[in-house]
Bacterial RNase P class A from a Methylophilaceae bacterium, 343 nucleotides, folded computationally.

């Protein structure tokens, strides 16, 4: 210098004004002050775990998941290492006038990959035949209208992805090994109104019907309540107290955690030990915003400079964490491999 890859990080910056949601301090309150306020994916909810409730003696059956070998981890279908397979650039080599074509590996990327001698199923088209058997030639026997036909031995060419080989297929059932209870923070726990209904006790209870009576039921409305005070009228109706359950509402769960940063040790690595330092959203009809100015990146116009205009992604917490997958304008840093040239 050419070519091909991998990993980590940033997610426009600063200032001002006006707002929003928590925390702390002062204040009776109004309010004031200080400090904090989205992500690498917060997303999809696809795997795994913590936590919570329910179920559960133990064992088996059934269902589900995983599957090279070894390791990491709280766990995993994740990650790391190794082997194997597929893929993988420039260059080089071969052919060619050339365009180009063929040919290889590195780093890297990808890989539903246990068992086909437990058993069942399936193997399109073509082919005699797809695991059951058996086509043509050739040979033997019998019959014959002398063209051939039947039976036996025999075993090609060809077809096809695969042709008799204990074939292939387990991404068909199955077998083996390992793991595996169900639901999810709208989990769950605590406190607890009004109204209605439940239970208990006390008081009141006109008249009628059912009922031997009691209790109770139905109707009535003496009484009571409402109609702004009162009469009539109209409407409603047993009254009071206590207990308990659930709802609205409130609180907890809720963010100090398999946490983050730096240094250092072990290990090829994933990962992990030790020391020091740090606290970093917690809402619940749900905050995290809007505007202005300056600067920066990119694009367009412009011969250029100046300048003008546009643009700066994907997307947004809701119990928490480890992964996977998907979306994403631009950019920074570090590393790996092969080749060519120079010193």
């Nucleotide at each position: 210098g050419a070519a091909g890859c991998c990993a980590a990080c940033c997610a426009g910056a600063c200032a001002g004004u006006c707002g929003c949601c928590g925390u702390c301090c002062a204040g009776c309150a109004a309010u004031g002050g200080a400090g904090g306020g989205a992500g690498g994916a917060a997303a999809g909810u696809c795997c795994g775990g913590g936590c919570u409730g329910c179920a559960c003696a133990g064992a088996g059956c059934g269902g589900g998941a995983u599957g090279a070998c070894g390791g990491c981890u709280a766990a995993c279908g994740g990650c790391c290492g190794u082997a194997c397979g597929u893929u993988g650039a420039a260059a080089g080599c071969u052919g060619g006038c050339a365009a180009c074509a063929g040919u290889a590996u590195a780093a890297g990327a990808c890989g539903a990959g246990g068992a086909a001698u437990a058993g069942g199923g399936c193997c399109a088209c073509a082919g005699a035949g797809a695991c059951g058997a058996g086509u043509a030639a050739a040979c033997c026997u019998u019959c014959u209208u002398c063209g051939g036909a039947a039976g036996g031995u025999g075993g090609a060419u060809g077809u096809g992805a695969a042709a008799c080989g204990c074939g292939g297929u387990a991404a068909c059932c199955u077998c083996c090994a390992u793991c595996u209870g169900c639901a999810g923070c709208a989990a769950u726990a605590u406190c607890a109104a009004a109204u209605a209904g439940g239970c208990u006790g006390g008081c009141a209870u006109u008249u009628g019907u059912c009922u031997u009576a009691a209790c109770g039921a139905c109707a009535u409305a003496a009484g009571g309540c409402g109609u702004g005070g009162u009469u009539c009228g109209c409407g409603c109706u047993g009254c009071c107290a206590g207990c308990g359950g659930g709802u609205a509402g409130a609180u907890a769960g809720c963010u100090u955690g398999a946490g983050c940063g730096u240094g250092u040790g072990a290990g090829u690595a994933a990962u992990u030990g030790c020391a020091c330092g740090c606290c970093u959203a917690g809402a619940u009809g749900a905050a995290u915003g809007a505007c202005u100015g300056u600067c920066a990146g990119c694009g367009a116009c412009g011969u250029g400079a100046a300048g003008u205009c546009g643009u700066u992604a994907c997307a947004g917490a809701a119990c928490c964490c480890g992964g996977c997958u998907u979306a994403u304008c631009g950019g920074u840093u570090g590393g790996c491999u092969u080749c060519a040239c120079u010193c």

Its mean pLDDT, the model's own confidence on a scale to 100, is 76. Rfam family: Bacterial RNase P class A. Rfam describes the family as follows. Ribonuclease P (RNase P) is a ubiquitous endoribonuclease, found in archaea, bacteria and eukarya as well as chloroplasts and mitochondria. By type it is a ribozyme.